[in-house]
Context: one part of a larger RNA
């Protein structure tokens, strides 16, 4: 576009996809069988290997805007204290968030119809005979249960809600143009567990959406300055201090203003 008024909310599901692996030990039981060597079916538990999805509380990994330590050099007049550059300069750590070598979980179970196979009645053919007529079993396979998708399913579903019949022109007219009002969406802006773009989701002052600030968890590991001790590297105190990027919470300081646009008001 369409689904014949336009919209919001909830369902169903025609179909479609996914999964569907499998060892090992242990009871049953050294039973049954077998002369002995040796060793079960059925039944039940436990513990794994590969896959697989979720998640990041544990472990571990990256963490190029975090936080010390350090060469070498250049700057900032010099000491001190910083900054640049040299693979993020080396190095040790490390938040969030991504990950896996961490986590939890999954295949189960049940029904129905069958293959091969086993059968039961049973003629045809006074007998035999699962099959020619009835009839009941039987597989990791198939339909259904599981999980996701889903009315463009054009057969195009359902059930709720909500949806002014107010004014002007022109017309024969129940027909045509405008307008106000309601309502909703959108542009636009802050931004994300969302993401190339769109798209979705949170919000837009009747606001905690983002930064910004406090405070908290958390990293790093006791700044700088003084004072002390020593000739002096330095240590000690002040000091579990400085400083800090995503994390958790308050908090309208800042930016989400103000406008415009667009549907739709049908039968």
């Nucleotide at each position: 576009c369409g689904u014949u008024u336009g919209a919001g909310u909830u369902c169903a599901g025609a179909g479609g996809a996914a999964g569907g692996c499998u060892g090992u030990u242990c009871c049953u039981a050294g039973u049954a069988c077998g002369a002995g060597a040796g060793g079960a079916c059925c039944g039940g538990a436990a513990c794994g290997g590969a896959c697989g999805a979720a998640u990041c509380u544990c472990u571990a990994g990256u963490g190029u805007a975090c936080c010390a330590a350090u060469u070498g050099u250049u700057u900032u007049g010099c000491c001190a204290a910083a900054a640049g550059c040299a693979u993020c300069g080396u190095u040790g750590g490390g938040u969030a968030g991504c990950u896996a070598c961490a986590u939890u979980c999954g295949g189960u179970u049940g029904g129905g119809a069958u293959a091969a196979g086993c059968g039961c009645u049973g003629a045809a053919a006074g007998c035999a005979u699962c099959u020619a007529a009835g009839c009941a079993c039987g597989a990791a396979g198939c339909c259904c249960a599981u999980u996701c998708c889903a009315a463009g399913a054009u057969u195009a579903g359902a059930a709720c809600u909500c949806u002014u019949c107010c004014c002007c022109c022109c017309u024969u007219g129940a027909g045509g143009g405008g307008g106000a009002c309601a309502c909703a969406a959108a542009u636009c802006c802050u931004g994300g567990g969302a993401g190339a773009c769109u798209a979705c989701c949170a919000g837009g002052u009747u606001g905690a959406u983002a930064g910004g600030c406090u405070g908290c968890a958390g990293g790093u590991g006791u700044a700088a300055g003084c004072a002390u001790a020593g000739u002096a590297a330095u240590g000690u105190g002040u000091u579990u201090a400085g400083c800090c990027g995503a994390g958790c919470a308050g908090u309208a300081c800042u930016a989400a203003u103000a406008u415009u646009u667009u549907g739709u008001g049908a039968a």

Large-subunit ribosomal RNA, domain VI from a candidate division WWE3 bacterium, 267 nucleotides, folded computationally. RNAcentral holds the full RNA, with entries from ENA. Its mean pLDDT, the model's own confidence on a scale to 100, is 84.